[in-house]
């Protein structure tokens, strides 16, 4: 000088005036947006429907092991690809279960086949004994295509061909290492089996539906409903659900007037943050200590002034949490590579 | 806030079990007419919203992102 990886900050300070929540009898004190609060792409909590049950259908995930409440996330490892390197990327099960597709070109696009070419050994005919015809052999070479039925060398042959052989690739079996994915080695097989599963499909695992505008309570007018007990053989209807089964309800008794506008709850204290010790390569787990950190509902977190600098990006909670993805001016720190 | 749907020519829409993107209207040129309209013949015009991936090949399949529309108190 050029890079790689991980982490952090996101104008600072002071004064005045406001807004929201909360404590107090009151003056007044204290707290008040983010790393993404965003997209709503996954997973979970919570609430209602049945406590989420069975079958069919449908969706999702897809190397191995671990972490986690769970995940499509994270950590570590394996295979493959890129980079001189530090490192980075990876939808990475199955194409010998079956079906489909592969336009144009090309002989042929998958039970192989023969346009140009190569050969004339064997067989038949002609006969001038060959640069002949037929019957054939072949896939090495050319040509087409994104892709052409293992690749290269040597032998072999009429010409050729895994026909034989060596190496590489592939498959099967065994042994060794590893929890495993997988790797290494040896023997055998002469090569079957082109690609495509982000085409249908198969295999393994997994998923019930809706969403805080869920749902509960208090309560004007109108309309009729709700709780408890008991009963429910069959049919029918209603409710949840993609469909069916199943489940609950209907009847009777008894109690309560009702549940739209409005209000209250749900509403923030939790899979919580920070520090430390132990276990683990790590993600993370456990113990101890410590902290309390927005909660609105027309919806707050702002405005003005002063000083300083590098003149400040992307952007603002609305039930909560764990992730992913995307946006982001400028600056700082650590480790590593060339 | 939560849940759905759609982006293709200037406009309105087709096309998507993957194979050189079409139609109508509009525009331009010519014919017809004294001239215009209508009509007839021909032509032009496409980052298939943007980016990335799978595949030989993507408007179509997958991921991500942007814009617009609708429903629920």
């Nucleotide at each position: 000088g050029a890079g790689u990886u991980g982490g952090c900050c996101g104008g600072a300070c002071a004064g005045c005036c406001g807004c929201u929540g909360u404590g107090u009898a009151a003056a007044u004190g204290c707290a008040g947006a983010g790393g993404a609060a965003a997209g709503u792409c996954c997973g979970g909590g919570c609430u209602c429907c049945a406590c989420a049950g069975g079958a069919c259908g449908g969706g999702g995930u897809g190397c191995c092991a671990g972490g986690u409440a769970a995940c499509g996330c994270c950590u570590g490892g394996g295979g493959g690809g890129c980079g001189c390197g530090a490192g980075c990327c990876u939808a990475c099960g199955g194409a010998a279960a079956g079906u489909g597709c592969c336009a144009c070109a090309g002989a042929a696009a998958a039970u192989a086949u023969a346009c140009c070419g190569c050969c004339u050994a064997a067989g038949u005919c002609c006969a001038u004994u060959g640069u002949g015809a037929c019957c054939g052999g072949u896939a090495a070479g050319g040509g087409u295509g994104a892709a052409a039925a293992g690749g290269u060398g040597c032998g072999g042959u009429a010409a050729g061909a895994g026909c034989g052989u060596a190496c590489c690739g592939c498959g099967u079996u065994g042994c060794u290492g590893g929890u495993a994915a997988c790797a290494g080695c040896a023997a055998c097989g002469g090569c079957a089996g082109g690609g495509u599963a982000a085409a249908c499909c198969c295999c393994a695992c997994u998923c019930g539906g809706a969403g805080c505008a869920a749902g509960a309570c208090c309560a004007a007018a109108u309309a009729g409903g709700g709780g408890a007990g008991u009963g429910c053989a069959a049919g029918c209807g209603u409710g949840u659900g993609g469909u069916c089964c199943g489940c609950a309800c209907g009847g009777c008794u008894u109690c309560c007037g009702g549940g739209u506008a409005g209000g209250u709850c749900g509403c923030u204290a939790c899979a919580g943050g920070c520090g430390u010790a132990u276990g683990g390569c790590a993600a993370c787990a456990u113990g101890c200590g410590u902290c309390g950190c927005a909660g609105a509902u027309g919806a707050a977190u702002g405005g003005c002034u002063g000083u300083c600098c590098u003149u400040g990006a992307c952007a603002g909670a609305a039930c909560c949490c764990g992730g992913c993805u995307u946006a982001c001016a400028g600056g700082c720190c650590a480790a590593c590579u060339c | 806030g939560c849940c759905g749907g759609a982006g293709u020519a200037g406009c309105u829409c087709a096309g998507c079990u993957g194979g050189u993107a079409g139609a109508g209207c509009a525009g331009c040129u010519g014919a017809u007419u004294u001239g215009u309209a209508a009509u007839c013949a021909g032509c032009u015009g496409g980052u298939c919203g943007g980016g990335g991936g799978u595949u030989c090949g993507a408007u179509u399949c997958c991921c991500u992102u942007c814009u617009c529309c609708g429903g629920c108190u």
This is a predicted complex of two RNAs, RNase P RNA and transfer RNA, with 411 nucleotides together. It holds a member of the Rfam family "Bacterial RNase P class A". Rfam classes the family as a ribozyme. Rfam links the family to the GO terms tRNA processing, ribonuclease P activity and dimeric ribonuclease P complex. The prediction has a mean pLDDT of 76.